[in-house]
Context: one part of a larger RNA
């Protein structure tokens, strides 16, 4: 190579577009590159295998044979791959009409709650803990009323509900703007699928520059606890959380489960349509679709478990694993402003 694997033992890139490439629905028709038969040549000698022979046997050496699984030619053969043409309409799409939606972007509103300010009541405590202090407070806190600023985050609605390719989206109202789904025709007419490089999105924290900062808080003081607390627990508090532009490219970026496609009991929620039937209407029922979950037959699994949202049969294409540490490190390359990030060994050892 062959061969087994990837949900929890090693292994599915975080996620999308998409080049190359690899596969790739029906019917006919021709082609004969693949593919199959058949002939001709050629495939040195040795060796290897088979029958003989020759040294007293044996290795050895030696005739003959068969094979050398292969190349090239020429002749057919046409199922099934390929090429070419021609057609199709189930697979992709596209037009019409409707639905749901925290999908995305920008503007703009809006109320609760914290804090601060300024007034006004009022007087001695507040605060905080396991218990305390450290802190505020007679320069009038704390509660309480009114008023004001400013920033951030959107209770209830909320739901194994909903949207998104993933990361992710939750107040409201306007505007731009992606996707999906459902019916019932009509058109293209295979225009499909994966996806090495390649690009492009990508939680938090963390950089770079300009802004902002109400609350919360890495760091740091303090103040307990403790033998000791470089902690938990208190009082305080900057960086940071926030916008706007750039980097960065990581995560238990999980369903620890690539992506498409067929196929294979079923039962009970739920959300999105849609026909249908009942009904005065709201709703109920069947039926069919897309979603999303529980529980199960087959079947699969080492087990736990999966189980039409398969980890079940099956095909097509991509990552990815190969015994623990050494190590996702070291050198080297590439990015990157830095962090670092990615590609990634070996010595040794068990």
């Nucleotide at each position: 190579c062959u061969g087994g694997g990837c949900g929890u033992a090693a292994a599915g890139c975080g996620c999308g577009c998409g080049u190359a490439g690899g596969u790739g629905g029906u019917u006919g028709a021709u082609u004969a590159a693949g593919u199959c038969a058949u002939a001709u040549g050629u495939g040195a000698a040795a060796u290897c295998c088979c029958c003989g022979g020759g040294c007293u046997u044996a290795a050895c050496c030696u005739g003959g044979g068969a094979a050398c699984u292969g190349c090239a030619u020429g002749u057919g053969a046409u199922a099934c791959u390929g090429g070419u043409c021609a057609a199709c309409u189930u697979g992709a799409g596209u037009a019409u009409g409707g639905u749901a939606g925290a999908g995305g972007g920008u503007a703009g509103u809006g109320g609760a709650a914290u804090u601060u300010c300024c007034g006004g009541u009022g007087u001695a405590g507040c605060g905080g803990u396991g218990a305390a202090a450290u802190g505020c407070g007679u320069a009038g806190a704390u509660a309480u009323c009114g008023g004001a600023a400013g920033g951030a985050a959107c209770a209830c609605c909320a739901g194994u509900g909903g949207c998104g390719a993933a990361g992710g989206c939750g107040a409201c109202u306007a505007c731009c703007u992606g996707g999906a789904c459902c019916a019932a025709u009509a058109c293209u007419g295979a225009c499909a699928c994966u996806g090495a490089g390649g690009u492009g999105c990508g939680a938090a924290a963390g950089c770079g520059u300009g802004g902002g900062u109400a609350g919360c808080a890495a760091a740091c003081a303090g103040g307990a606890u403790u033998a000791g607390a470089u902690a938990c627990c208190c009082u305080g508090g900057u960086a940071g959380u926030c916008c706007a532009c750039g980097c960065u490219g990581u995560a238990a970026a999980c369903g620890a489960u690539g992506a498409a496609u067929a196929c294979u009991a079923g039962a009970c929620g739920u959300u999105g349509g849609a026909a249908u039937g009942u009904u005065a209407a709201a709703a109920c029922a069947u039926u069919u679709u897309g979603g999303u979950g529980u529980c199960g037959a087959a079947g699969c699994u080492a087990a736990c478990g999966c189980g039409u949202u398969a980890a079940g049969u099956a095909u097509u294409c991509c990552g990815c694993c190969u015994g623990g540490g050494g190590a996702g490190u070291a050198c080297g390359g590439u990015c990157g402003c830095a962090a670092g990030a990615u590609u990634a060994a070996a010595a040794c050892u068990c």
The prediction has a mean pLDDT of 89. Small-subunit ribosomal RNA, central domain from an uncultured bacterium, 350 nucleotides, folded computationally.